The RNA shown here (Bacterial RNase P class A) has 398 nucleotides and comes from Chloroflexi bacterium HGW-Chloroflexi-8. It matches the Rfam family "Bacterial RNase P class A". By type it is a ribozyme.
């Protein structure tokens, strides 16, 4: 210097006139300050704040999560890890040609299959165990075998050897699964060493098993003011003790945080609780409505995600829905022209040339993806174009 991959910023800026909302002050017909959509406001996938419903009681049921550790107000989020894996531009390696390893960086999955059931079509001889073809033995019947072909998504782990009648964990080394009252490291998830021939698959986004967890509906959610009306009708409880004054208790009927039971409270019990259907008036103003699990910076602490002091800000709150128009100037982006010549080439004395970078002018052209509505932390999608900072390869130079 130029490629690749990753993370982050910003995503127009100023000024002048008009115009539109908050909110402060005044001299209040108006005036003066000042403040006025996002990095995703979107998607509505997750999580909570907040509000109401108040038995934030027990079981049953149903949903939801799932390696490990830490962060958080919590989360399906983040930030470190473990294991199994899969991609890979340049570059290395080989090479006739097919091709190889590996790292930065992207990127998948995660309790149990030895609780039990269930299921692997077709093809194959055989899918919880067989033997087609083949091998070996026998005159033939038939035995033996599962190394070698073959089906198939998967067929007694894999290679390589000893033996063998031919052959196999039958044995032997190496790997490779499992497994151990083991041993050492680690907070753990695991990893290393050593034993052991243990080696009969696979599916649990099939049931099922084990552990954790879990009310429900939302801001149209409530709350207050004012104002206005009209209510009707069906369901609805068999009683019995005791008192004798109203009554009281049992029993019975409803409602009370998902669904069902139980327990429990509060109404009701014929002067009727409460649920259903009809029918009527209301649709107004005020609040909730923005100071927060807030932002900035700085120390300190941690591998980091985040924390804790300290200090300084105070950045829309619309309500049929405001934050907008005109203009001029600058910057960002592309082409084209003209001039310079700093890097570059030519030569070698102080010079030439202008292909590319670079600088200055002029002219066009040029700002994506998009619009708050109760608020925050995340995901997940769209994105013109500028800027930065890490890594990783290659040239070159010191």
């Nucleotide at each position: 210097u130029g490629g690749g991959c990753u993370g982050g910023u910003c995503g127009g800026a100023u000024g002048a006139u008009c115009g539109c909302g908050g909110u402060a002050c005044a001299u209040u017909u108006u005036g003066u300050a000042u403040c006025g959509a996002g990095g995703a406001a979107a998607g509505u996938c997750c999580g909570c704040a907040c509000u109401u419903c108040a038995u934030c009681g027990a079981g049953c049921a149903a949903g939801a999560a799932g390696c490990c550790g830490g962060g958080u107000a919590a989360c399906a989020c983040c930030c470190g890890g473990a294991g199994c894996g899969g991609g890979a531009a340049a570059g290395c390696c080989a090479u006739u040609u097919c091709g190889g390893a590996a790292g930065a960086c992207c990127u998948g999955c995660u309790g149990g299959a030895u609780c039990g059931g269930g299921c692997c079509a077709c093809a194959g001889a055989a899918a919880c165990a067989a033997a087609c073809u083949a091998c070996c033995u026998g005159a033939a019947a038939a035995g033996g075998u599962a190394a070698a072909g073959g089906u198939g998504a998967a067929a007694u782990g894999g290679u390589a050897g000893u033996g063998u009648a031919a052959g196999a964990g039958a044995c032997u080394a190496c790997c490779g699964g499992c497994g151990a009252u083991u041993a050492c490291a680690g907070u753990a998830a695991u990893g290393u060493a050593u034993c052991g021939g243990c080696c009969a698959g696979g599916c649990a986004a099939c049931c099922c098993c084990c552990u954790u967890c879990u009310g429900a509906a939302g801001c149209a959610a409530g709350g207050c003011c004012a104002a206005g009306c009209a209510g009707a009708a069906a369901c609805a409880a068999a009683u019995c003790u005791c008192a004798u004054u109203u009554g009281a208790g049992a029993g019975g009927g409803a409602g009370g945080u998902u669904g069902c039971u139980c327990a429990u409270c509060u109404c009701c019990u014929u002067u009727g609780a409460g649920u259903u259907u009809c029918g009527g008036g209301u649709a107004g103003g005020c609040u909730g409505c923005u100071a927060g699990a807030a932002u900035u910076a700085a120390u300190u602490g941690g591998u980091a995600a985040c924390a804790a002091u300290u200090a300084a800000u105070c950045g829309a709150g619309a309500u049929a829905g405001a934050u907008g128009a005109u203009c001029a100037u600058c910057c960002a982006u592309u082409u084209a022209c003209u001039g310079g010549a700093u890097g570059u080439c030519c030569a070698a004395u102080u010079g030439g040339a202008a292909a590319c970078a670079c600088c200055a002018g002029u002219a066009a052209u040029a700002g994506a993806c998009a619009g708050a509505a109760u608020g925050c932390g995340g995901c997940u999608u769209a994105u013109a174009g500028a800027c930065c900072a890490g890594u990783c390869c290659a040239a070159u130079c010191u």

NCBI's taxonomy places the organism under Bacteria, Bacillati, Chloroflexota.